[in-house]
Molecule: transfer RNA
Organism: Candidatus Caenarcanales bacterium
């Protein structure tokens, strides 16, 4: 150089083109002499960026940008 895949909460990760979510973590509280643990509420998102298609995009096309594999 080229091909492939992938980039969604702090981390890992879902989400048939139709209201964005679990899990863990984080805050609160129940529990308990007290911690842990467990439980029961919760807060948290410019869906990589820029545009394009559509009533409507995380999803589809395009271009860029990082990362991993591959191939030269």
């Nucleotide at each position: 150089g080229g091909a492939u895949c992938g980039g969604u909460a702090g981390c890992u990760c879902a989400a048939c083109g139709g209201u964005g979510g679990a899990g863990c973590a984080g805050a609160g509280g129940a529990c308990u002499c007290a911690u842990a643990a467990u439980c029961c509420u919760u807060u948290g998102g410019u869906u990589a960026u820029a545009g394009g298609u559509u009533c409507a995009a995380a999803u589809c096309c395009u271009a860029u940008c990082c990362g991993a594999u591959c191939c030269a």